[in-house]
Context: one part of a larger RNA
């Protein structure tokens, strides 16, 4: 820009893409077969590998904005308590998120038409013949089936819902103002993201921050008391602190501006 009014939502599926794998064991059965050694076709069942998709409940990893312990040194006048630096100073743990080695699932079943092959009926050719007419069976392959994209499929599809304003000039046409549904810019943000897009919100508000409550993690803070010469231990104390998690709460920030419909 188009899809002949302007929008919002849900869809159909022409067409395109993806997937398509393999092994072992049990059973049928030590049966068929075979002198024996050996050893099935087939049927049903069970594990597994690699690959793929999704996820973070579990098991772990990471987690330089969380907690604790420890060393040296410098600083806060000193003690105590803290802070800076030393690879994140070192060490032990760890929320969210992300993640695989973790978890779940997938390849299928089924249908149709076939290949080789095997057949039925059957002439040409009184017989025979799967073929010449006709009719079957039959593959991990083909077309469906499963998953994804998809109406620029210009052949531009379908359904539902929302909106078709009012005033002035003017005989109509037209002009000026107004500006519906809805949308955009902008702003607050996001388990969305290179940008864009997408999604949640913008005071008729829980979108982010703060605050409050909870959870989670760490592991019992500071201070005081008691015991001990002291190091230290015990009590108040399952304490104190706590990121990204779950709720609540307008305290802070979401201010403002624009586009937008009937004759072409």
């Nucleotide at each position: 820009c188009g899809u002949a009014c302007g929008a919002a939502a849900c869809u159909u599926g022409a067409g395109g893409g993806g997937c398509c794998c393999c092994u072992u064991c049990c059973u049928u059965a030590g049966u068929a077969c075979g002198a024996g050694a050996g050893g099935g076709c087939u049927u049903g069942g069970a594990a597994g590998g690699a690959c793929g998709u999704a996820g973070c409940u579990c098991u772990g990893g990471u987690g330089u904005a969380c907690c604790a312990g420890c060393u040296g040194u410098c600083g806060c006048g000193c003690c105590a308590g803290c802070g800076g630096c030393a690879c994140g100073g070192c060490u032990g743990g760890a929320u969210a998120g992300c993640u695989a080695a973790c978890u779940a699932c997938g390849g299928a079943a089924a249908g149709g038409a076939u290949a080789a092959a095997c057949g039925c009926u059957g002439a040409a050719a009184g017989c025979a013949u799967c073929u010449a007419a006709g009719c079957g069976u039959g593959a991990a392959g083909c077309c469906u089936g499963c998953c994804c994209c998809a109406a620029g499929a210009u052949g531009a599809g379908g359904u539902u819902u929302c909106g078709a304003u009012u005033g002035g000039c003017c005989u109509u046409a037209g002009c000026c103002a107004u500006g519906a549904a809805g949308c955009c810019c902008c702003c607050u943000g996001g388990a969305a993201g290179a940008c864009u897009a997408c999604c949640a919100g913008g005071u008729u508000g829980a979108u982010a921050g703060g605050c409050c409550g909870g959870g989670u993690g760490u592991g019992u803070a500071c201070g005081c008391g008691c015991a001990g010469u002291a190091a230290u231990g015990c009590g108040c104390u399952c304490a104190g602190c706590u990121a990204a998690c779950c709720g609540g709460u307008a305290c802070u920030a979401a201010c403002g501006g624009g586009c937008g419909a009937c004759c072409g």